[in-house]
RNA sequence: GGAGUCGGUCAGGCAAUCGCGGUUCCGCCGCAGGCGAACCGAGGAAAGUCCGAACUCCACAGGGCAGCGUGCCUCGUAACGCGAGGGAGGGGCGACCCUACGGAAAGUGCCACAGAAAACACACCGCCUCCGCGCGAGCGGCGGUAAGGGUGAAAAGGUGCGGUAAGAGCGCACCGCGUCGCUGGCAACAGCGGCGGCAGGGCAAACCCCACGCGGAGCAAGGUCAAAUAGGGGAGCGUUCCCGAAAGGGAUGAAGGAUGGCCCGUCCGUCGCUCCCGGGUAGACCGCUAGAUCCCUGGGGCGAUCCAGGGACGAGAUGAAUGAUUGCCGCCCCCGCCUGCGCGGGGGUACAGAAUUCGGCUUAUGACCGGCUCCGCCU
Numbered sequence: 001g002g003a004g005u006c007g008g009u010c011a012g013g014c015a016a017u018c019g020c021g022g023u024u025c026c027g028c029c030g031c032a033g034g035c036g037a038a039c040c041g042a043g044g045a046a047a048g049u050c051c052g053a054a055c056u057c058c059a060c061a062g063g064g065c066a067g068c069g070u071g072c073c074u075c076g077u078a079a080c081g082c083g084a085g086g087g088a089g090g091g092g093c094g095a096c097c098c099u100a101c102g103g104a105a106a107g108u109g110c111c112a113c114a115g116a117a118a119a120c121a122c123a124c125c126g127c128c129u130c131c132g133c134g135c136g137a138g139c140g141g142c143g144g145u146a147a148g149g150g151u152g153a154a155a156a157g158g159u160g161c162g163g164u165a166a167g168a169g170c171g172c173a174c175c176g177c178g179u180c181g182c183u184g185g186c187a188a189c190a191g192c193g194g195c196g197g198c199a200g201g202g203c204a205a206a207c208c209c210c211a212c213g214c215g216g217a218g219c220a221a222g223g224u225c226a227a228a229u230a231g232g233g234g235a236g237c238g239u240u241c242c243c244g245a246a247a248g249g250g251a252u253g254a255a256g257g258a259u260g261g262c263c264c265g266u267c268c269g270u271c272g273c274u275c276c277c278g279g280g281u282a283g284a285c286c287g288c289u290a291g292a293u294c295c296c297u298g299g300g301g302c303g304a305u306c307c308a309g310g311g312a313c314g315a316g317a318u319g320a321a322u323g324a325u326u327g328c329c330g331c332c333c334c335c336g337c338c339u340g341c342g343c344g345g346g347g348g349u350a351c352a353g354a355a356u357u358c359g360g361c362u363u364a365u366g367a368c369c370g371g372c373u374c375c376g377c378c379u
Base pairs, nucleotide, nucleotide: 001375002374003373004372005371006370007369008368009367010366012329013328014327015326016325017324018323020041021040022039023038024037025036027035028034029033043351047362048361050360051359052358053357054356055218056217057216058215062264063263064262065261067214068213069212070211071210072086073085074084075083076082087101088099089098090097091096102209103208107207108206109203110202111201124149125148126145127144128143130141131140132139133138157175158174159173160172161171162170176198177196178195179194180193181192182191183190184189222286223285224284225283232277233276234275235274236273237272238271240251241250242249243248256268257267258266259265293312294311295310296309297308298307299306300305330349331348332347333346334345335344336343337342
């Protein structure tokens, strides 16, 4: 100097003029309001609406099945599909990064094309013993074979030695696989040793099996006040028992309804369900910002985070405020000047706007700082 990788900070500042929204002062005017003063007024992602919750209602809310979600271990957290630390596998020269990471010996299924064959693995070329034909080269047949060759991403576990008619875990050594034990670790796992010739591979982000977990809807939730209308009209279906002429009353708990789907259970309930026509209202207030909140100091922990003490109060709009203009400055880039400090000119300054709130993840984006790795050059 270049390339890479990981982490962090900011998101323009100051002043003036004019214009907005909220709170307070119980100040001034005088009356449902206006004026004045002080203070505050978009984000690191406010975006996506992907997860998790707080809160509200159903509602007093149990069991099972289906369905859905997660999927190595340990820890953190209100919780999570998130975070931290570790293990295993993989990528990279490396710093570092990725993982949809339980189970293929429960079962079913798929692996195109090529290839003999893709699993109960019929053996294409080949190799070997024997028999027959042939002068010979060689050809044919029964049997044995899967070491060599070929096809393929993957073909009877791999390499080597022995053995064999030729071969083969057929035998042996090492590796792989399975299982048992010991040691270390909370654990996932790792190391060492014994035994076993050994269930051919991949795919479960295929169906499935296993473990754990899961009510629903959502601030347009929900609540209060006020006002207005027509407690309107019509049609269809179903409608248990007793008394009573009827109205009505009583019993059971029919029909029906609620409980995410279904069943059981529980609760409500004596009338219920469906369709058509027509009418009124759309206003005000609450929810609405003091919180699983933020900052500082000390302590525990590798860390995420936790504990203790002290301090702070940072928009609450509702067709939706937080703006406009001017000047100076900051930062970055380019050009010119200058021995240097520096000066002058030009250009740029991103992504983007709260609407109940919070913890995450994902995506968009300008400028800067730092740690580490690799390459090249100089001293």

Record summary: Predicted 3D model of a 379-nucleotide RNA (Bacterial RNase P class A) from an Acidobacteriota bacterium. Lineage of the source: Bacteria > Pseudomonadati > Acidobacteriota. Its mean pLDDT, the model's own confidence on a scale to 100, is 76. The sequence was found by an Rfam model in a public genome assembly. The model forms 97% of the base pairs in the Rfam consensus.